This is a predicted structure of a 72-nucleotide RNA (transfer RNA) from Ictidomys tridecemlineatus. Model confidence (mean pLDDT): 83 of 100. It matches the Rfam family "tRNA". Rfam links the family to the GO term triplet codon-amino acid adaptor activity. Rfam classes the family as a transfer RNA. About the family: Transfer RNA (tRNA) molecules are approximately 80 nucleotides in length. The source organism's lineage runs through Eukaryota, Craniata, Teleostomi, Euteleostomi and Ictidomys.

RNA sequence: GGAGAUGUAACUCAGUCGUAGAGUGCUUGCCUGGAAAGCAUGAGGCCCUGGGUUCAAUUCCCAGCACCAACA
Numbered sequence: 001g002g003a004g005a006u007g008u009a010a011c012u013c014a015g016u017c018g019u020a021g022a023g024u025g026c027u028u029g030c031c032u033g034g035a036a037a038g039c040a041u042g043a044g045g046c047c048c049u050g051g052g053u054u055c056a057a058u059u060c061c062c063a064g065c066a067c068c069a070a071c072a
Stems, first nucleotide, its partner, number of pairs: 001071001004068001006066002010024004018055001026042001028040003048064005
């Protein structure tokens, strides 16, 4: 430099045009002599940014940004 993949909760990742989920972590409670483990509960997301299409976009299209790997 050209081409490509990825971007969603604190972390690791699902997800699909029609109100966004799991595991781990965190809060609170139960349990315990006290912890750990276990059980239950709750909080935590403008789905990277800006446009476009659509009745409706996290999802489709375009541009940008960040990061990744390979090629030159």